[in-house]
RNA sequence: UUCUUAUCAAGAGAGAUCGAGGGACAGGCCCGAUGACAUCUCGGCAGCAGAUUCGUAAUGAAUACUGUGCCAAUUCCUGCAAAUGUUGCGACAUUUGGAAGAUGAGAA
Numbered sequence: 001u002u003c004u005u006a007u008c009a010a011g012a013g014a015g016a017u018c019g020a021g022g023g024a025c026a027g028g029c030c031c032g033a034u035g036a037c038a039u040c041u042c043g044g045c046a047g048c049a050g051a052u053u054c055g056u057a058a059u060g061a062a063u064a065c066u067g068u069g070c071c072a073a074u075u076c077c078u079g080c081a082a083a084u085g086u087u088g089c090g091a092c093a094u095u096u097g098g099a100a101g102a103u104g105a106g107a108a
Base pairs, nucleotide, nucleotide: 001108002107003106004105005104006103007102008101013042014041015040016039017038021031022030023029025079026078027077028076043071044070045069048067049066050065051063052062053061054060075100080097081096082095083094084093085092086091
């Protein structure tokens, strides 16, 4: 990097450094010199894989030790399709599915 698979409406921030963009992409809408984003330290959340303990006919449960992950906004919303409703006929709204993306695990 690619493929497969599971999850994505809950949860969890302080300090230091830097200094202008950032929220994947596009549109929107937000965050940001009252210092965002990023990095570091400490803290926290969660419980994906491993580990340990307990348990079932089977699926499991607990711990948070190890490896990750995460700590503005539902993945911030929408991108494509279908159904339903509204309509000033341009479209809009809701729901469902998908796409894309993120993270874990496995494989090449």
The prediction has a mean pLDDT of 86. SAM riboswitch aptamer (S box leader) from Bacillus litorisediminis, 108 nucleotides, folded computationally. It matches the Rfam family "SAM riboswitch aptamer (S box leader)". Rfam links the family to the GO term regulation of gene expression.